[in-house]
A computed fold for a 75-nucleotide RNA from a bacterium, annotated as transfer RNA. Its mean pLDDT, the model's own confidence on a scale to 100, is 81. Rfam family: tRNA. About the family: Transfer RNA (tRNA) molecules are approximately 80 nucleotides in length. The family's RNA type in Rfam is transfer RNA.

RNA sequence: GCCGUCAUAGCUCAGUGGUAGAGCACUUCCAUGGUAAGGAAGGGGUCUUGAGUUCAAAUCUCAAUGACGGCUCCA
Numbered sequence: 001g002c003c004g005u006c007a008u009a010g011c012u013c014a015g016u017g018g019u020a021g022a023g024c025a026c027u028u029c030c031a032u033g034g035u036a037a038g039g040a041a042g043g044g045g046u047c048u049u050g051a052g053u054u055c056a057a058a059u060c061u062c063a064a065u066g067a068c069g070g071c072u073c074c075a
Stems, first nucleotide, its partner, number of pairs: 001071007010024004018055001026042005048064005
């Protein structure tokens, strides 16, 4: 210098054009003499950033940033 993959909730990940989900964690309640386990309910994300396409973008296109991996040249 070139190429590829990835970036979504506190964590691990799904979602591949039509109003963003799961598990764990967290909060409240039930239950117990009390704790843990268990049961019920709830909160939490402008989807890394900017631009483009579209009636509509987490999703498609381009660029940037970051993480990881591969390749090449010169001396």